[in-house]
Context: one part of a larger RNA
RNA sequence: GAACGAACGCUGGCGGCGUGCCUAACACAUGCAAGUCGAACGGGGUUAUUUUUGUAGCAAUACAGGGAUAACUUAGUGGCGGACGGGUGAGUAACACGUAGGUAACCUGCCUCGAAGUGGGGGACAACCCAGGGAAACUUGGGCUAAUACCGCAUAAGACCACGAUCUGGGAGGAUUGUGGUAAAAGCAGCAAUGCGCUUUGAGAGGGGCCUGCGGCCUAUCAGGUAGUUGGCAGGGUAACGGCCUACCAAGCCUACGACGGGUAGCCGGACUGAGAGGUUGAACGGCCACACUGGAACUGAGACACGGUCCAGACUCCUACGGGAGGCAGCAGUGGGGAAUUUUGCGCAAUGGGCGAAAGCCUGACGCAGCGACGCCGCGUGGAGGAUGAAGGUCUUCGGAUUGUAAACUCCUUUUGUAGGGGACAAUAAUGAUGGUACCCUAUGAAUAAGCCACGGCUAACUCUGUGCCAGCAGCCGCGGUAAGACAGAGGUGGCAAGCGUUGUUC
Numbered sequence: 001g002a003a004c005g006a007a008c009g010c011u012g013g014c015g016g017c018g019u020g021c022c023u024a025a026c027a028c029a030u031g032c033a034a035g036u037c038g039a040a041c042g043g044g045g046u047u048a049u050u051u052u053u054g055u056a057g058c059a060a061u062a063c064a065g066g067g068a069u070a071a072c073u074u075a076g077u078g079g080c081g082g083a084c085g086g087g088u089g090a091g092u093a094a095c096a097c098g099u100a101g102g103u104a105a106c107c108u109g110c111c112u113c114g115a116a117g118u119g120g121g122g123g124a125c126a127a128c129c130c131a132g133g134g135a136a137a138c139u140u141g142g143g144c145u146a147a148u149a150c151c152g153c154a155u156a157a158g159a160c161c162a163c164g165a166u167c168u169g170g171g172a173g174g175a176u177u178g179u180g181g182u183a184a185a186a187g188c189a190g191c192a193a194u195g196c197g198c199u200u201u202g203a204g205a206g207g208g209g210c211c212u213g214c215g216g217c218c219u220a221u222c223a224g225g226u227a228g229u230u231g232g233c234a235g236g237g238u239a240a241c242g243g244c245c246u247a248c249c250a251a252g253c254c255u256a257c258g259a260c261g262g263g264u265a266g267c268c269g270g271a272c273u274g275a276g277a278g279g280u281u282g283a284a285c286g287g288c289c290a291c292a293c294u295g296g297a298a299c300u301g302a303g304a305c306a307c308g309g310u311c312c313a314g315a316c317u318c319c320u321a322c323g324g325g326a327g328g329c330a331g332c333a334g335u336g337g338g339g340a341a342u343u344u345u346g347c348g349c350a351a352u353g354g355g356c357g358a359a360a361g362c363c364u365g366a367c368g369c370a371g372c373g374a375c376g377c378c379g380c381g382u383g384g385a386g387g388a389u390g391a392a393g394g395u396c397u398u399c400g401g402a403u404u405g406u407a408a409a410c411u412c413c414u415u416u417u418g419u420a421g422g423g424g425a426c427a428a429u430a431a432u433g434a435u436g437g438u439a440c441c442c443u444a445u446g447a448a449u450a451a452g453c454c455a456c457g458g459c460u461a462a463c464u465c466u467g468u469g470c471c472a473g474c475a476g477c478c479g480c481g482g483u484a485a486g487a488c489a490g491a492g493g494u495g496g497c498a499a500g501c502g503u504u505g506u507u508c
Base pairs, nucleotide, nucleotide: 001508002507003506004505006504007503008502009501010500013380014379015378016377017376018375019373020372021338026336027335028334030333031332032331035080036079037078040077041076043074044073045072046071047070048069049068050067051066052065053064054063055062056061087291088290089289097215098214099213100212101211102210103209106208107207108206111204112203113202114201115200116199117198118197119153121151122150128143129142130141131140132139133138159182160181161180162179163178164177165176166175167174168173187196188195189194217263218262219261224254225253226252229251230250231249232248234246235245236244266288267287268286269285270281271280272279273278293314294313295312296311297310316327317326318325319324344370346369347368348367352366353364354363355362356361383413384412385411386410393404394403395402396401418445419444420443421442422441423440427435452497453496454495455494456493457478458477459476463492464491465490466489467488473480474479
């Protein structure tokens, strides 16, 4: 000098764009943050229409009950989504990350393109009804019932398995083909056309799993480490290779090019600095990883060993009728606590994106906005021109004057900003605007509403007076202060920067 997710002191007018718990991965009141589909299904409720039965009545009709249809609604079954999006950085020195490759060792819901099919049956369980237990959370028994829920049967273009043949390859293997065997399915909407689905399968796109080379911290006051350890064989397991796991066999494997141990740490694109080499760093934005009160486990599923799912154990908090239950903000706000220190319990789904749905639409603290903070960067303003008797006042003075100083007053002008009134968007168009009566435009008004902070001995731009008297104090270094202090304190003046200025901390 530059930089900062900064903090502290004094000061503070406006706008734009950013940015804001770096500490306790401490504990959390309250609200919201993941639902959706009635065009998969049977019920229930409300309303309307219609029909029928009974009773009363001569009848119109009234009352009570049942059925059907339609609209709206929804607890349950079922489907898809809850593995995305959002948060945090605890752990991790590791194929975690970066980079370059490999997978002849693999998976892939939804989406795109293609091929083949969608035949015919069955038995349940919720809801509901009945009975019971419990304070509650919830739960037990019996009975009825639907489906795109579940289970057999039939069929199989292609797929898979076994055996064989031909071709090909050094080989692991690959291509073509024959025979035998195995495994499918669901319907809904519509008058219909058709649309949306369902099953098997091929290819693609995008996503993921696994493996390998190389690369980037400190420590030898850590020198030996290792028994599933290193390799083989067989088997199990997995979507898949593999000590991933098991039995048996061999005795290997790593290591001063630092094994093993200890400490520290998420990694990167980048960011800061620097002429560069390099050093430092990993907030915000983007990619990857890991985690979700602590530890462990699996279930479901295309995908999890699953932040707002399940089970077990633990600590903590809460409810309880003492028998037993409920909870997890490292989502958005917000609270306590810690700390030098970090915001609103705001508005909206209008846009972009996501989930569900045929759609209308619903949900979305993602997101878009607004609020707060000079926390940062950038822009603007606090007036402009004229104005000498160089006014008054202040300060200094050699008492002549000098300086503050064209500064003020005063005259003329302007109106960014402010205030008041009026108009009023783009962003999205076929339609839909939270932001917002905002930005912006017009008019009126009146210099009006708007300057501080630090320094002035040298480094280092800027000097005098008074007070103090090695005191009080200053200080980044050198050093100032003991009676004429340009270094302390105040004042006047001056210098620097300016809505900031200084100080502290950290990095280069």
Molecule: small-subunit ribosomal RNA, 5' domain
Organism: uncultured bacterium